A computed fold for a 265-nucleotide part of an RNA from Thermosynechococcus vestitus BP-1, annotated as large-subunit ribosomal RNA, domain VI. The prediction has a mean pLDDT of 86. Rfam family: Bacterial large subunit ribosomal RNA.
Context: one part of a larger RNA
């Protein structure tokens, strides 16, 4: 910018992109077949490989300060108890959400169409034969559907419904120009959405932090007391602290506000 008036939802599909795999057991059946060894077309069924989507309940990884131990200095006067630093987690043992495979679901269905080698029916030219010349039938992981996605700049610009409409100034010739109106963009509080943008979602509200409570996680705080000469150890007490996780609550901030954006097509 265009879809010949401004918009906001919903959709059709022209197109194109993706998937399409193999493989072993079992059953038909030790049947057809074969002297025998040997071993099936077709048909049912079941289990896996690797590949592909998605997710996070299970096992698990990671989880840069969420808990806990500890070591060597400093420092808060000292004791205890804490901090701070040892390359950007000193060092070790977990470990929540997220985000992910080695974990879980689930994919590759079709008794579809037209076909190719091929195999066939009827069948003349050619009194016979001939799948072929006229007609007709079967017949492939491939081809067109059917599955997933994307898609009207598909300038062939498509299709439905709802919304908004005749305010002012200049030209008056289609105009041009300002305020607006449905709308809608920046600000603003945010996200399971994200490089940026975009998308969403948000004072008619739980949209973010703060509290409160759960759930998880560490693993048994400090302090005070008992027991031991101490080291430690034991009760208080499943305590104590806790990041992203879920509920509840306006306590705090989503204000104040700015553009843009039709004229009857």
């Nucleotide at each position: 910018c265009g879809u010949a008036g401004g918009a906001g939802c919903a959709u059709u599909g022209a197109g194109a992109g993706g998937a399409g795999u193999c493989c072993u057991c079992c059953u038909u059946a030790g049947u057809a077949c074969g002297a025998g060894a040997g071993g099936a077309c077709c048909g049912g069924g079941a289990g896996g490989a690797a590949c592909g989507c998605a997710c996070c309940u299970c096992u698990g990884g990671u989880g840069u300060a969420c808990c806990u131990g500890u070591u060597a200095u400093c420092g808060u006067g000292c004791c205890a108890a804490c901090g701070g630093u040892a390359a950007a987690c000193g060092c070790a043992g977990g470990g929540u959400a997220g985000c992910c495979a080695u974990g879980u679901g689930c994919g590759g269905a079709g008794u579809g169409g037209a076909u190719a080698a091929c195999c066939g029916c009827u069948g003349a030219a050619a009194g016979c034969a001939u799948c072929u010349a006229a007609g007709u039938g079967g017949g492939a992981a491939g081809c067109c559907c059917a599955c997933c996605u994307c898609a009207a700049g598909a300038u062939g610009a498509g299709u439905g419904c709802u919304c908004c409409c005749a305010u002012g100034g200049c030209a008056u010739a289609a105009g041009c120009c300002a305020g607006u109106a449905a709308g809608g963009u920046c600000a603003c509080g945010g996200g399971u959405a994200g490089a940026a943008c975009a998308c969403c979602c948000g004072u008619u509200a739980a949209u973010a932090g703060g509290c409160u409570c759960c759930c998880g996680a560490u693993g048994g705080a400090a302090g005070u007391c008992c027991a031991g000469u101490a080291a430690u150890g034991g009760a208080u007490g499943a305590a104590g602290u806790c990041u992203a996780g879920g509920a509840g609550u306006a306590c705090u901030a989503a204000u104040a506000g700015a553009c843009c954006g039709a004229g009857g097509g």